[in-house]
């Protein structure tokens, strides 16, 4: 110096008027001070919780159904995050990886090709028949086409011509052994090659998931005729110290059962049709962010200890101007310079932890390559 | 702000268990037939299957991420 890889952080700054939405204080109130007011993705809503309801769900088992899928560990959990382990890509650094089971079963493998799943023979080989041979009958499956796959590969022996027929390596196999928690790797021998390739096809194995969602739910107020219809079901017995016990029977947000609950007279489900479109809680301090030390760990994370920060709107605030500086860009002149211009995505709506998606640009660390130079 | 659906030629639909050029009416476009439409016959042209990335030998169709429409619930 030119190229490449990982990891991370910014993603305007200051100050003056105007306004907006919360909260504190004062004030009867109008209103006045103070404070505090978007994001790394606030998005998609893709997957995990939390929380709240449905019957108390931290009662459970079956079936259905959706998921996940090398080990190990991390976490409230996860499809998420670390570290390994097998694959494949790069000259490295490093980077992808939906990676269980195809000897439970079913299915699929188009078109070409001779033949496509307990294989099979079209050219060509080889033998034999016979005067010859294109014809016949045998033998082999190396050559050569076809394909996304051709039933080991590669070299030698061997044989008519061949062919794991025989051998060496490589591969593939199930076994043992040695290391390792394991995933799985090494290894020497043995088999003589049999089992093809798809489970993001159906299904198997293990494991995880009741369901719905903050528009949930709860209450106040207001309004109104507590409307009309349809379908299902059902109208408890005894016993008592009146507190209840016991026996039936209903009664589940997939569907059976089905301990404890809960109810026992009406109750549920559904349709139509009127009114009310108001305000409180739930709401925002929580598995809580950040930074500093420290102690365990490779690491991710945990666990003490300090400091700092903390939007809660509800047709929904978080803005405009302006000024001055900076950091890029344009444009002019070509040595200074001069002009102009905040400029990327995008914008909370119960909250968190992730994942993927967008994103002008500027920064920082480390790290490989290669080329020069001492 | 949840939560469920759907996407194929211009409009309407098809494509089986994943198999090859994705077809069908209507429209459009050239031609004939008419003196000129029209209708009628022949014949043609038009698809990133909403977009990208994957799994397969091969994707409309199976997985995923996005893009765009609609519907629902207080």
């Nucleotide at each position: 110096g030119c190229g490449g890889g990982u990891g991370g952080u910014c993603g305007g700054a200051u100050g003056a008027u105007c306004g907006c939405g919360g909260g504190a204080u004062g004030g009867c109130a109008a209103c006045a001070u103070u404070u505090c007011g978007a994001g790394g993705a606030a998005a998609g809503u893709c997957c995990g919780g939390a929380c709240u309801c449905c019957a108390u769900g931290a009662a459970a088992a079956g079936c259905a159904c959706g998921g996940u899928g090398c080990c190990g560990g991390g976490u409230a959990a996860c499809a998420c995050c670390c570290g390994g382990c097998g694959g494949g890509g790069g000259u490295a650094a490093c980077c992808c990886u939906a990676g269980g089971g195809a000897c439970a079963g079913c299915g699929c493998c188009a078109c070409a090709g001779a033949g496509a799943a307990c294989a099979g023979a079209c050219u060509a080989c080889c033998c034999g028949u016979u005067a010859u041979a294109c014809g016949c009958g045998g033998g082999a499956a190396a050559a050569g086409g076809u394909g996304a796959a051709a039933c080991g590969g590669u070299g030698g022996g061997g044989u008519a011509a061949g062919a794991g027929c025989c051998c060496a390596c490589c591969g593939c196999g199930g076994a043992c052994g040695u290391g390792g928690c394991g995933a799985c790797a090494c290894g020497g021998a043995c088999g003589g090659c049999a089992c093809g390739g798809c489970a993001a096809g159906c299904c198997c194995c293990a494991c995880c998931g009741g369901g719905a969602g903050c528009a949930a739910u709860g209450c106040c107020a207001a309004a109104u005729a507590g409307g009309g219809g349809u379908u299902u079901u059902g109208g408890g017995c005894c016993g008592u110290u009146c507190g209840c016990g016991g026996c039936g029977c209903g009664g589940g947000u997939g569907c059976u059962u089905g301990g404890a609950c809960c109810g026992c007279a009406g109750a549920a489900a559904c349709c139509c049709g009127g009114g009310u479109u108001g305000g409180c809680a739930g709401c925002u301090a929580g598995a809580g962010g950040c930074g500093c030390g420290u102690u365990g760990g490779u690491a991710a994370c945990a666990g003490c200890g300090u400091g700092u920060c903390c939007a809660g709107a509800u047709g929904a605030a978080u803005g405009a101007u302006c000024a001055u500086c900076u950091c890029g860009g344009g444009c002019c002149a070509a040595u200074u310079g001069g002009c102009c211009u905040a400029g990327a995505c995008a914008g909370a709506a119960u909250c968190c932890g992730g994942c993927u998606u967008a994103c002008a640009g500027a920064c920082c660390a480390c790290c490989c390559g290669c080329a020069u130079a001492u | 702000g949840g939560u469920c659906c759907c996407g194929u030629a211009g409009c309407u639909c098809a494509a089986c268990u994943g198999g090859a050029u994705a077809g069908a009416g209507c429209a459009c476009c050239u031609g004939a037939c008419u003196u000129c439409u029209a209708a009628u016959c022949a014949g043609g042209g038009g698809g990133u299957u909403g977009g990208g990335g994957g799994u397969u030998c091969g994707a409309g169709u199976c997985c995923u991420c996005c893009c765009g429409g609609g519907a629902u619930c207080g």